[in-house]
RNA sequence: CAAGCAGGCCGGGUAAUCGCGGCUCGCCCAGGUUGGACGGGUCGAGGAAAGUCCGAGCUCCACAGGGCAGGAUGCUGGGUAACGCCCAGUGGGGGUGACCCCAGGAAAGUGCCACAGAAACAUACCGCCCGCCGUGAGGCGAGUAAGGGUGAAAUGGCGAGGUAAGAGCUCACCGGCAGUCGGGUGACCGGCUGGCCGCGGUAAACCCCAUCCGGAGCAAGACCGAGCAGGGGUCGGGUGGCCCGCCCGAUGACCCCGGGUUGGUCGCUAGAGGUGGACGGCAACGUCCAUCCCAGAGAAAUGAUUGCCCGCUCGCGUUCGCGAGCGACAGAACUCGGCUUACAGGCUUGCUUGGCCU
RNA sequence: GCCCCCAUCGUCUAGGGGCCUAGGACGCAGCCCUUUCAAGGCUAAAACCGGGGUUCGAAUCCCCGUGGGGGCA
Numbered sequence: 001c002a003a004g005c006a007g008g009c010c011g012g013g014u015a016a017u018c019g020c021g022g023c024u025c026g027c028c029c030a031g032g033u034u035g036g037a038c039g040g041g042u043c044g045a046g047g048a049a050a051g052u053c054c055g056a057g058c059u060c061c062a063c064a065g066g067g068c069a070g071g072a073u074g075c076u077g078g079g080u081a082a083c084g085c086c087c088a089g090u091g092g093g094g095g096u097g098a099c100c101c102c103a104g105g106a107a108a109g110u111g112c113c114a115c116a117g118a119a120a121c122a123u124a125c126c127g128c129c130c131g132c133c134g135u136g137a138g139g140c141g142a143g144u145a146a147g148g149g150u151g152a153a154a155u156g157g158c159g160a161g162g163u164a165a166g167a168g169c170u171c172a173c174c175g176g177c178a179g180u181c182g183g184g185u186g187a188c189c190g191g192c193u194g195g196c197c198g199c200g201g202u203a204a205a206c207c208c209c210a211u212c213c214g215g216a217g218c219a220a221g222a223c224c225g226a227g228c229a230g231g232g233g234u235c236g237g238g239u240g241g242c243c244c245g246c247c248c249g250a251u252g253a254c255c256c257c258g259g260g261u262u263g264g265u266c267g268c269u270a271g272a273g274g275u276g277g278a279c280g281g282c283a284a285c286g287u288c289c290a291u292c293c294c295a296g297a298g299a300a301a302u303g304a305u306u307g308c309c310c311g312c313u314c315g316c317g318u319u320c321g322c323g324a325g326c327g328a329c330a331g332a333a334c335u336c337g338g339c340u341u342a343c344a345g346g347c348u349u350g351c352u353u354g355g356c357c358u
Numbered sequence: 359g360c361c362c363c364c365a366u367c368g369u370c371u372a373g374g375g376g377c378c379u380a381g382g383a384c385g386c387a388g389c390c391c392u393u394u395c396a397a398g399g400c401u402a403a404a405a406c407c408g409g410g411g412u413u414c415g416a417a418u419c420c421c422c423g424u425g426g427g428g429g430c431a
Stems, first nucleotide, its partner, number of pairs: 001354010012309007020044007028036002046329001050340002053338005058217004065244004070213005075089005090103005104208002109206002111202003125148002127144002130141004156174002159171003175197002177194007221266004230257001233254003236248003262431001273292008310327008359430007368384004376414001387401004407423005
């Protein structure tokens, strides 16, 4: 210098003028008032506010209990309020490499493996070899799985010995399995031994094992006010898919249909919170100290113009300047922790590979 | 805001791992029949919402997105 890998961060700035929403103060008006006008102060979108895919808080139904069904997750250890998230490691695969991707069980059982192929889980098509028959081409019987062929996949791989030909039949190396010893919290790793080679793939097929999960959601739910028209059904009703259990209830209760209301207050934002520092830990993260308060309304505000600067693109001419255009994705609605998806442009850290120079 | 469901020719649909080169009906186009039209017959075109993954193999199974529909004070 070029190409790349893994993270972190910003995501227009500034000034003036005008405007919008919340809270608060002053003052005026109305006064049943929490209302209205004006002026001042202060605060006013995001890294994803998004998708609603997970996990929680909170609220109601039993302070959510037992069983079945159902769902989710799936190497190991740790972090966390919790998680399907994160960190550290293990094994396998890919890449020259930085690094990335994958992950329980197929010797519990069942299913499936199209076409091709002899055979897809019990078997031999072409071959090879031996015996018999035949003048011969060849036929019959027995052995074999080394070679060929089919397929996505063919029964450990490769070499040597051995053999009629062959074959873990035997041996060395590699792989696997079983036993045992050592290391590690563990996944796992390493050594030794071998009557071991029996065991194809598929669980994002059923299933098995382990762990977790009660249901609904702030339109949850609580209170106040206004308004209306009752009628019918059931004899028990309430929470989830079912059963049990639990709770409530007995002349009232509940459900369904119909009718009325589309008003107000709370929930509502101080929180598993932000920033900085110290300490512990490889890290995720934790503990302590200091400091800060940062939208909370209703179908819903957070904007516009101008000047200068910044970035990008295009055009013009001589270094360099001038002119024009553009400024991504998007936008709070109870709140957090994650994941995923969208995103103009830019900053930055560590590392890898290659080339050149000293 | 919250919670569900769906996506296959132009339309309605079948298909739930291989027999899918995706079947059927209506419609459209061409031909036959008819003097002509209709009806009828024959033929043809026409689709798995997009991307990634699992698998030997995906319309089908899993994940992410896109679009559409429904319910809840």

Annotation: Two RNAs folded together computationally: RNase P RNA and transfer RNA, 431 nucleotides in total. It holds a member of the Rfam family "Bacterial RNase P class A". Rfam classes the family as a ribozyme.